[in-house]
Context: one part of a larger RNA
C1' cells in the first nucleotide's frame, strides 16, 4: 500500500448502470392481521405487547411416596430487585406497493449465462387392430409389451377461467379413379451384317444366328377432380360523403383464396419517439393508468385475464445504513 474484521458526529442513497455491498430484521408467548382469492391461501401479512432475579398465592399434570407429603413441570393472580440493555453472548426472516413474464414444484450451459429458455399435469391433431405403429440391428434377434386403441408412437399448446374468427388459391397430407402423359417389360411391322441358295456374274437372296428401329400393350406417380388450417402457412388499395370545422355510420371502384373477427395495444412488439393526456417527484428518455396514429399485436408457431409462486426483470416507498457528503479512528494478516 493491500486484505479481512470492528467503530464514526451531522445527514441518511445525495452513491451507482442498479441500495451492488453492509446496516436493519431474526427466538419463544400473547394480541393482531388488509387488498385479492382457484376459499386452500394471501399470513410469520402488516403492527403491537412480554421475556432477567427475589418472594406469597392459587389451578392442574407427571415421577416417586414410610400416604403424612417430596420433586419436578405448567398456567395464572400478587408483591419487590438491579442494569443504558433481561431470546442481556452466539445461532435465528428486513417489510410494503406496483407492473411485466412464466401458472406451480422441478430441470438446464460439469468450468463467463439458473432464466421470461427446458420440463410439465392440462388440451387438440395425426399414425396404430397386434407377427401394431415406431425404433435398434446385415441378420438372427431385440424394445414397444409380458402391453391391446381408457393402450403404443409422433406433432403441437403448456394449470385453470373465458375463449379459439375468416381463407383449400399455393405447399404438404388424406381420398378419387373417367381422361391425359409414363419405366422396365412385351411387340406387328421395317432396316442392317452373315450365308445355304440362285445368278444375265453386276448382284439378289429362304432359315438360323445377331446388330437396330419399332405402330401397339403397358402400374404407381405426375396432369387432373374432390376433402383438410390446435397441417405449413395467408388474414388489402384508392376516392368520396352529415347544416362550424373534424371525422365518416354511408357510397364508388379496383384486386384477392380470404381481406384480421374476439381480445389487446408507444407494448419484452412504436421507427418517427423522451409520442399525447394523467399520475407519482421540486425536477421523471425509466415506471405506472389512459389514448389508438398496431413503421411491423392477434386467437394452441395459441389471445386475453389469473390466486399462489420466482436466488427472474422493471418502477416506487417505508426501515436501515460509511454506498455517499468525506473523511478518520482500530485490531489483525
Nucleotide at each position: 500500500u493491500c486484505g479481512u474484521g470492528g467503530c464514526u458526529a451531522a445527514g441518511g442513497a445525495a452513491c451507482u448502470a442498479g441500495g451492488c455491498a453492509a446496516a436493519u430484521u431474526c427466538g419463544a408467548u400473547c394480541c393482531g392481521u388488509a387488498a385479492c382469492u382457484u376459499c386452500g391461501g394471501g399470513a410469520g401479512a402488516a403492527g403491537g405487547a412480554u421475556c432477567c432475579c427475589c418472594u406469597g398465592g392459587u389451578g392442574c399434570c407427571a415421577a416417586c411416596u414410610u400416604c403424612g407429603g417430596u420433586u419436578g413441570g405448567u398456567a395464572u393472580c400478587g408483591g419487590g430487585g438491579c442494569g443504558c440493555a433481561g431470546u442481556g453472548a452466539a445461532a435465528a426472516g428486513g417489510u410494503u406497493c406496483a407492473a411485466g413474464c412464466g401458472a406451480c414444484u422441478g430441470u438446464u450451459u460439469a468450468c463467463c449465462a439458473a432464466a421470461a429458455a427446458c420440463a410439465c399435469a392440462u388440451g387438440u391433431c395425426u399414425c396404430u387392430g397386434c407377427u401394431a405403429a415406431g425404433c435398434c440391428g446385415u441378420a438372427a434377434g431385440g424394445c414397444g409389451a409380458u402391453g391391446u386403441a381408457u393402450a403404443g408412437g409422433g406433432a403441437c399448446u403448456g394449470a385453470c377461467a373465458c375463449c379459439u374468427g375468416c381463407c383449400c388459391g399455393g405447399u404438404g397430407c388424406c381420398g378419387g379413379a373417367a381422361g391425359g402423359u409414363u419405366a422396365a417389360a412385351g411387340a406387328a411391322g421395317g432396316g442392317g451384317g452373315u450365308u445355304a441358295g440362285c445368278u444375265u456374274c453386276g448382284g439378289c437372296g429362304a432359315a438360323g444366328c445377331u446388330c437396330u428401329u419399332g405402330a401397339c400393350u403397358g402400374a404407381a406417380g405426375c396432369c387432373c377432380c374432390g376433402g383438410u388450417a390446435a397441417a405449413c402457412g395467408g388474414c388489402g388499395g384508392c376516392c368520396g360523403u352529415a347544416a362550424c370545422u373534424a371525422u365518416a355510420a354511408c357510397g364508388g371502384u379496383c384486386c384477392u383464396a380470404a381481406g384480421g373477427u374476439a381480445g389487446c395495444g408507444a407494448a419484452a412488439u412504436u421507427c418517427c419517439u423522451u409520442g399525447u393526456c394523467g399520475g407519482g417527484u421540486a425536477a421523471g428518455u425509466u415506471c405506472c393508468g389512459a389514448c389508438c396514429u398496431g413503421c411491423a399485436c392477434g386467437a394452441a408457431u395459441g389471445g386475453u385475464g389469473u390466486a399462489a409462486c420466482g436466488a427472474c426483470u422493471u418502477g416506487a416507498a417505508c426501515a436501515c445504513u460509511g454506498u455517499c457528503u468525506c473523511g478518520g479512528c482500530c485490531a489483525c494478516g
This is a predicted structure of a 333-nucleotide part of an RNA (large-subunit ribosomal RNA, domain IV) from Marinobacter sp. The full RNA is in RNAcentral, with records from ENA. The organism belongs to Marinobacter, within Bacteria. It matches the Rfam family "Bacterial large subunit ribosomal RNA".